The prediction has a mean pLDDT of 83.
This is a predicted structure of a 1460-nucleotide RNA (small-subunit ribosomal RNA) from a hydrothermal vent metagenome.
The RNAcentral record of the sequence draws on SILVA.

[in-house]
RNA sequence: AGAGUUUGAUCCUAGCUCAGGGUGAACGCUAGCGGUGCGCCUAACACAUGCAAGUCGAGCGAGAAACUUUCUAGCUUGCUAGAAAGAAGAAAGCGGCGAACGGGUGAGUAACACGUUGGUAUCUGCCCCCAAGUCAGGGAUAGCCAUUGGAAACGAUGAUUAAUACCGGAUAGUCUCUUCGGAGUAAAAAUUUAUUGCUUGGGGAGGAACCUGCGGUCUAUCAGCUUGUUGGUGAGGUAAUAGCUCACCAAGGCUAUGACGGAUAUCUGGUCUGAGAGGAUGAUCAGACACAAUGGAACUGAGACACGGUCCAUACUCCUACGGGAGGCAGCAGUGAGGAAUCUUCCGCAAUGGGCGAAAGCCUGAUGGAGCGACACCGCGUGAAGGAUGAAGGCCUUUUGGUUGUAAACUUCUUUUCUGAGGGAAUAAAUGAUGAAGGUACCUCAGGAAUAAGCACCGGCUAACUACGUGCCAGCAGCCGCGGUAAUACGUAGGGUGCAAGCGUUAUCCGGAAUUAUUGGGCGUAAAGGGUUCGUAGGCGGUUAAAUAAGUUUGUAGUUAAAUCUGGUCGCUCAACGAUCAACUCGCUACAAAAACUGUUUAACUAGAGAAUGGUAGAGGCAACUGGAAUUCCACAUGUAGGGGUAAAAUCCGUUGAUAUGUGGAGGAACACCAAAAGCGAAGGCAGGUUGCUGGGCCAUUUCUGACGCUGAGGAACGAAAGCGUGGGGAGCAAACAGGAUUAGAUACCCUGGUAGUCCACGCCGUAAACGAUGAGAACUAGGUGUAGCGGGUAUUGACCCCUGCUGUGCCGAAGUUAACGCAUUAAGUUCUCCGCCUGGGGAGUACGGCCGCAAGGCUAAAACUCAAAGGAAUUGACGGGGACCCGCACAAGCGGUGGAGCAUGUGGUUUAAUUCGACAAUAAGCGAGGAACCUUACCUGGGUUUGACAUCCCGAGAAUCCCGAAGAAAUUUGGGAGUGCCGCAAGGAACUCGGUGACAGGUGCUGCAUGGUUGUCGUCAGCUCGUGCCUUGAGGUGUUCGGUUAAGUCCGUUAACGAGCGCAACCCAUGUCGUUAGUUAUUAUGUCUAACGAGACUGCCUUGGUUAACAAGGAGGAAGGUGUGGAUGACGUCAAAUCAGCAUGGCUUUUACGUCUGGGGCUACACACAUGAUACAAUGGUAUGUACAAAGAGCAGCAAAGUGGCGACACCUAGCUAAUCUUUAAAGCAUAUCUCAGUCCGGAUUGAAGUCUGAAAUUCGACUUCAUGAAGUUGGAAUUGCUAGUAAUCGUGAAUCAGAUAUGUCACGGUGAAUAUGUUCCUGGGUCUUGUACUCACCGCCCGUCAUGGCAUGGGAGGAGAUAAUAUUGGAAGCCCCUCUAGUAAUAUGAGGGUCCAUAGUAGGAUCUCUGACUGGGCUAAAGUCGUAACAAGGUAUCCGUAGGAGAACCUGCGGAUG
Repeated sequence: AGAGUUUGAUCCUAGCUCAGGGUGAACGCUAGCGGUGCGCCUAACACAUGCAAGUCGAGCGAGAAACUUUCUAGCUUGCUAGAAAGAAGAAAGCGGCGAACGGGUGAGUAACACGUUGGUAUCUGCCCCCAAGUCAGGGAUAGCCAUUGGAAACGAUGAUUAAUACCGGAUAGUCUCUUCGGAGUAAAAAUUUAUUGCUUGGGGAGGAACCUGCGGUCUAUCAGCUUGUUGGUGAGGUAAUAGCUCACCAAGGCUAUGACGGAUAUCUGGUCUGAGAGGAUGAUCAGACACAAUGGAACUGAGACACGGUCCAUACUCCUACGGGAGGCAGCAGUGAGGAAUCUUCCGCAAUGGGCGAAAGCCUGAUGGAGCGACACCGCGUGAAGGAUGAAGGCCUUUUGGUUGUAAACUUCUUUUCUGAGGGAAUAAAUGAUGAAGGUACCUCAGGAAUAAGCACCGGCUAACUACGUGCCAGCAGCCGCGGUAAUACGUAGGGUGCAAGCGUUAUCCGGAAUUAUUGGGCGUAAAGGGUUCGUAGGCGGUUAAAUAAGUUUGUAGUUAAAUCUGGUCGCUCAACGAUCAACUCGCUACAAAAACUGUUUAACUAGAGAAUGGUAGAGGCAACUGGAAUUCCACAUGUAGGGGUAAAAUCCGUUGAUAUGUGGAGGAACACCAAAAGCGAAGGCAGGUUGCUGGGCCAUUUCUGACGCUGAGGAACGAAAGCGUGGGGAGCAAACAGGAUUAGAUACCCUGGUAGUCCACGCCGUAAACGAUGAGAACUAGGUGUAGCGGGUAUUGACCCCUGCUGUGCCGAAGUUAACGCAUUAAGUUCUCCGCCUGGGGAGUACGGCCGCAAGGCUAAAACUCAAAGGAAUUGACGGGGACCCGCACAAGCGGUGGAGCAUGUGGUUUAAUUCGACAAUAAGCGAGGAACCUUACCUGGGUUUGACAUCCCGAGAAUCCCGAAGAAAUUUGGGAGUGCCGCAAGGAACUCGGUGACAGGUGCUGCAUGGUUGUCGUCAGCUCGUGCCUUGAGGUGUUCGGUUAAGUCCGUUAACGAGCGCAACCCAUGUCGUUAGUUAUUAUGUCUAACGAGACUGCCUUGGUUAACAAGGAGGAAGGUGUGGAUGACGUCAAAUCAGCAUGGCUUUUACGUCUGGGGCUACACACAUGAUACAAUGGUAUGUACAAAGAGCAGCAAAGUGGCGACACCUAGCUAAUCUUUAAAGCAUAUCUCAGUCCGGAUUGAAGUCUGAAAUUCGACUUCAUGAAGUUGGAAUUGCUAGUAAUCGUGAAUCAGAUAUGUCACGGUGAAUAUGUUCCUGGGUCUUGUACUCACCGCCCGUCAUGGCAUGGGAGGAGAUAAUAUUGGAAGCCCCUCUAGUAAUAUGAGGGUCCAUAGUAGGAUCUCUGACUGGGCUAAAGUCGUAACAAGGUAUCCGUAGGAGAACCUGCGGAUG
């Protein structure tokens, strides 16, 4: 100090999350020791038991037990009982002091409670100092005793007694009061004779009380509060001031600088965090306050309204003899309960301190210690050195090794720690005595590596990776996100990383977060400028001088407790911890000084502001009057069949005469042209003309006032459209509504009608995309160019032109600024002043409450819950029912087809034991397959086989091989015979066959979404990129755009680009012309031909156009002319395109089977659908006869001539040919004849019979031949396809595969040989540029709302329950105070009765808050539900805002507005 996360990528905005530190913590796993700290944060919930405040006999009376001595009695002869004396002194009591400290807790309290600074009208026991005094008396009372009540607690009566208890008297001062004359008030003694007490007065110290300035929480959805309230006078009261209380008088006091109310909360020193400013917090320690079961009250006292005192009430608990009583752990331990959670019913007064006492001493759960708890901090240890066969085992592996790992084993050493034994403190003080902790700390010796390591993590952030298992399951997760068969993210293991007696998790605080911004943010478009103006409070404020000293600055002084923090030194072995010294301490207060700035006061000024005078422009406002054009309606006239409306129609109007035309009239609303980036206004807004009234601006003159100013919370006024109320008006338009269309539907868009409304008057409403999405004011900071208003200057007769000032309104643009877009003297630049507003998206501008409104609704304005984004600008693409340009058999123009028929082939479907598998828009379907009868073959059925049909290794036997049987459908099984080879060191070896063992073979099994390779397609489209430079914060752009041109990113020109690469073109092949050379099998020869090398074509030449270009048009020459023609050649990439079945291959899977062998069957099925073809439907034809002309191929298990036979397929026979030699004949065409428009002499399917050929085999299931048979079909609906020249069309020929062939397929070859293209509007595909975008999985995109289902939180809700604080009222315990009466005393008490105030409590009506509630409203969320398609592109009706109506739903429509 930052990082992750919105996007395809980028910059910004913005939230969420993480890394750090802390904790009185808790939970999980784990755990050796010590020291120092800390330990009920929840129920101020209830408490058993014990202890926590007593002490003084030197204040007092009384005097038990026990003891000593003596005596007596009983006897058990040392015991019991009694008496006397002595000393002793318990319990209880009177009295004094203490108990108001110490200890606990944080409920209440928003307050003079606390902190801090000042102050006084006060009190103060014990302590210290000073002064004075301490005389003489009195009567009671507790105890004790007696009687007596009660279960107890506790009493009652009588008698008797003491005091430092109580009382009056005396004395009296500096004490109190005072009318200044005076009046009043005191004491206590004890005694060891030393003293200690007591009383009065004064002072001190410490403590307490009261007052006061300032400071520190939230809430305005709390805006008004207050009657002892504010003040005065008098009285009372207090220690003392005071409405503290009372009587009277006055009517005040507080509040937007937040009163009153509500919520929450002890405050502080400090603590945690932070660079700091701040933020959070207030355990332990320390200061203060408050409280003591809850509420109230007083008494005593120096001090209390009293934690371990009293009285009363209430609730609860306990005892009880039922009549009554007792109690208060928020003291220390401890118990229960609550809770995630917090300790021993310990030891001691040895130390420190406290109370009492003269003291000894007693008391002290304060305190000193120990115990429990890894709760925190600190320290130590769990061994150290050596040790490579790099052991074993584990894990991984490319099978070679790597890693665990010097780690272990092993050797040597040490003993902190541990165990045992021995010794043994300080803490204890000025003398003596005194140690709980503790036989502790510490020291010495002995023993033995001995007793001691875990936890979390390893996808990124974030240090650390592999294997296996799992297979969107189980699970993980702080955020992003992992998991759907190769998971570094789940679980386990190995390894690694981090920390370590701990480690993680959870919770919470600060930080990071400049995400509340004083330091230190913003508001054109991201959240955010109020709709506008006026103006109150407030804030801010021009120039000069003087005074002052409030702010400000400096100095001095006081205070700011200690502890803490920081620095130094020191003590515990170190550290934590502690001691000591220093420093720090914002702040507050007092005094002094300064006078620049701010403030205040005074005096002036004119540059701000305003006024005056003279001009001036204008849809500025209000009112009245008035004008013409047009629409509609009415009347009349002319006139006749239509009109109107739309993309097209229809509803509608019209023969009762429309529309059209003309004339006249009525009425309402709006004002063409002028007109504009124009003008005016604060904004909304304002437009025919005239008049009246009226507001503001600008210019000029430089006369006046003299800071009069700016802004502006609340407040007031104005405020489009829609809407509301009352009354008018109503021509046109037009929500709603009705009808007609469109449509799947059409509650819409379009059409025909049409009511509110739109208009006027008056009154409401108060909102808009009320926008420049830009608050108001002031100053400063380059210019250029328009326009409106008013001037000035030069010159001129004058006008224009030219120069120039102020004010307004536009455009472009520098610096600057901005995330970018952009803004830019009219700032979004640089500054100042004031106001408003923002703080993630949704929920929501919603709920509740309040205010306003007739209503609609407006203003103000949350939370729960939910998401990790939402958003702005710009970029690359893609897309658009956006635009521009261009190209292609894309359309058009033509020719021929497909779609109809039967047939062939392929596919789907169906069927089947099987009909093996793959391919599915274009880019599957005569495709893999260039050839399924067996084989192929992968499928089915049956029969066999298991180291295997095939490969390598090992063992045994045998050469190999051949022949003959048997069984069987074959595979196979089994028997017999022949045969003995090659190399060799004579052991054996090589090849082959058979048998065996196990490693392994094998799989057309799965995954083309794990892959290689290959291929299709866009597309032979002209594109795709790079280096350097330049531009941009950046993604990225430029180059590659633009103007021409081209088939072309082809070339030229321009140009912040210059070059280059892959593509284009060319190079290659074929073909067309010529030349040279060569040539057998071609040729008589030339030529042709064959094939080798060359030539030729390059816009080279001319004309015109064009930028002196590229290039285009035309021409010449030429075999060929503008890439000559045709091939091959396929950029970066797209489609998770195709293929695991061509091959290869990872992983998975199978192993007497999913392998392999074999017979047969199937792949050839057949209601049907589709695709591709061939044949036809005929006369441009069929048939018959005759006749002419090719090219390119193939051939020895072959092609086969001639000849013979057969109607023929073909057979027989055998010349030639390993091929320019042989096989080897083209057909359409041409000539002649016939058929004459018919289901035919067309067409040939189908079927029957007889054959031929191939092949073990032709039934499933071959081709061909002959004879016979002779279906459908007469040119084919919607739709659709190919082709631009030697092309289409048509005609035949050949080849591969192949025994044969279902080939009409595919690939080649030649013959004959057209038509059309004026063009680019449209369809389709593509390219370039541009534009919009909410798309980027990229329009097969994204996305909205209703409805249905589950879940979650929440609003309303008839009500119900509870709590809180007040008000009114009833009631009135205890108690202070007051009053009355009686008895009575030395004096008070006391007793009886009454009164004011008053707690709990009761009642009443409201207020606020919380919980709950049938039902109900919307919201959020969830899986691939339903209906539509509202938005994003012109989103297919541009969208959005306000308002109103309507509608299943998104939404639609009207009116006005915005451009986003």